[in-house]
The part of an RNA shown here (small-subunit ribosomal RNA, 3' major domain) has 476 nucleotides and comes from Trichopus zeylanicus subsp. travancoricus. The full RNA is in RNAcentral, with records from SILVA.
Context: one part of a larger RNA
RNA sequence: UGAUGGAGGCCUGCACAAUUGGUGGAGCAUGUGGUUUAAUUCGAUGCAAAGUGAAGAACCUUAACAGGGCUUGACAUGCCAUGAAUCCUCUUGAAAGAGAGGGGUGCCAUCAGGAAUGCGAACACAGGUGGUGCAUGGCUAUUGUCAGCUCGUGCUAUAAGGUGUUGGGUUAAGUCCCGCAAUGAGCGCAACCCUCAUGUUUAGUUGCCACCAUUGAGUUUGGAACCCUGAAUAGACUGCUAGUGAUAAGCUGAAGGAAGAUAAGGAUGAUGUUAAGUCAUCAUGCCCCUUAUGCCCUGGGUGACACAUGUGCUUCAAUGGGUGGGACAAAGGGUCGUGAUCCCGUGAGGGUGAGCUAACUCUAAAAACCCAUCCUCAAUUCGGAUUGCAGGUUGCAGCUCGCCUGCAUGAAGCUGGAAUUGCUAGUAAUCUCCUAUCAUCCAUACGGCGGUGAAUUCAUUCCUAGGCCUUGUACA
Numbered sequence: 001u002g003a004u005g006g007a008g009g010c011c012u013g014c015a016c017a018a019u020u021g022g023u024g025g026a027g028c029a030u031g032u033g034g035u036u037u038a039a040u041u042c043g044a045u046g047c048a049a050a051g052u053g054a055a056g057a058a059c060c061u062u063a064a065c066a067g068g069g070c071u072u073g074a075c076a077u078g079c080c081a082u083g084a085a086u087c088c089u090c091u092u093g094a095a096a097g098a099g100a101g102g103g104g105u106g107c108c109a110u111c112a113g114g115a116a117u118g119c120g121a122a123c124a125c126a127g128g129u130g131g132u133g134c135a136u137g138g139c140u141a142u143u144g145u146c147a148g149c150u151c152g153u154g155c156u157a158u159a160a161g162g163u164g165u166u167g168g169g170u171u172a173a174g175u176c177c178c179g180c181a182a183u184g185a186g187c188g189c190a191a192c193c194c195u196c197a198u199g200u201u202u203a204g205u206u207g208c209c210a211c212c213a214u215u216g217a218g219u220u221u222g223g224a225a226c227c228c229u230g231a232a233u234a235g236a237c238u239g240c241u242a243g244u245g246a247u248a249a250g251c252u253g254a255a256g257g258a259a260g261a262u263a264a265g266g267a268u269g270a271u272g273u274u275a276a277g278u279c280a281u282c283a284u285g286c287c288c289c290u291u292a293u294g295c296c297c298u299g300g301g302u303g304a305c306a307c308a309u310g311u312g313c314u315u316c317a318a319u320g321g322g323u324g325g326g327a328c329a330a331a332g333g334g335u336c337g338u339g340a341u342c343c344c345g346u347g348a349g350g351g352u353g354a355g356c357u358a359a360c361u362c363u364a365a366a367a368a369c370c371c372a373u374c375c376u377c378a379a380u381u382c383g384g385a386u387u388g389c390a391g392g393u394u395g396c397a398g399c400u401c402g403c404c405u406g407c408a409u410g411a412a413g414c415u416g417g418a419a420u421u422g423c424u425a426g427u428a429a430u431c432u433c434c435u436a437u438c439a440u441c442c443a444u445a446c447g448g449c450g451g452u453g454a455a456u457u458c459a460u461u462c463c464u465a466g467g468c469c470u471u472g473u474a475c476a
Stems, first nucleotide, its partner, number of pairs: 001476002003473003007470007015460001020422004026314008034305002042053002065299006073125001077124002080120001082118002087102006107114002127289002130287003136283002138278003141274001143272001148187006154163003167178003193266003198234007208223002213220001237260001241253004303442001316416001320374002324370002332362003337356002342351003382413001387408007429452003433448002
């Protein structure tokens, strides 16, 4: 100087407390461990692995396995020889591939040849999702959006170092003020950026409709007010005010205001820590393989199943279930696409195929509300697993192994032990909707959008994590 203490002081955080909803029990989905297997490819393992890489494993993907094949190779450059490339048919084979036959010659040109491309041979070489993340770059997680981490000059100490950065206040903040052998500065904080909340100006089409006519309908004429969309701009700064404070920084309250003290949310992540993670995104040193650890193909596997565990979905009902009725969103997607309308089907879906970038469409929002129904300590009109049969759809192909529909079947489960976890307001809880990936889809996931909409704390005794100062130490 650090680290550390069941040492002290100050402070902060859904850390505790207060509230509320979960997990832990059940069924299922999914990941992991284990076991099994020809293979169940590989990575990630306390917080900071485990609905993670994977924003889509039937084939492909695919890296693992079995079998069938290739050896200058699926891919690149160089040299030589030859044919333009290409196309069609047949045989064989699980396919990859192998064999046979047929047709045919373009472009540039100095008439030597060349470009592009196929096939053949020898060699330099290609190739490797092989190893090492403890050789590395890059990227990332974490501490932590915590308030810290340093430097120049000066002063000080024999030196390591110290000072500044400590002290008194204050802040979300090393934020600011005052004091001080310090005085300045840098990386962080804040601000600058984006979204959202209000107004004004401007622009009105595909959007809008107050007034004037009009219609089944903003449909048409008309309008530029409103809504909305795009652009520009104003606005919030403790600016004003009262109290308080040290006449400071600030704090508390009030006014005005759409908004008040960082308005709300996002992006933004200092010096370092964990030899943290990744050689399987990519790049890369070294090592290793080279008729194989490379390459092509078919089939199976990654989907196994006594069990253990993580994350979720659906529940156990009456604040509810089922039937009928008429309402109210936002944000997204669409031309190899989305698909209105009409017809067929109980339905999934099929046929038709108008329109389509503020135009058409996916699209039905659901919970909520209204009317009647079920009538209770019921395993039920709760719950929907499982199973049987019949279908639909995507695709060369749904057996291993997809999704969806109809009929029948109707399991466990009556609120969950110890323990553990999220959340402070348009939040929790609850309710639908949409995208990416994608032929289809194992999505209950991930990422977004809106609807309805609480309770409780505003305190720091304790638990836990962190920051600053003082202090102990046989630790470095």
The prediction has a mean pLDDT of 82. NCBI's taxonomy places the organism under Eukaryota, Spermatophyta, Magnoliopsida, Trichopus, Trichopus zeylanicus.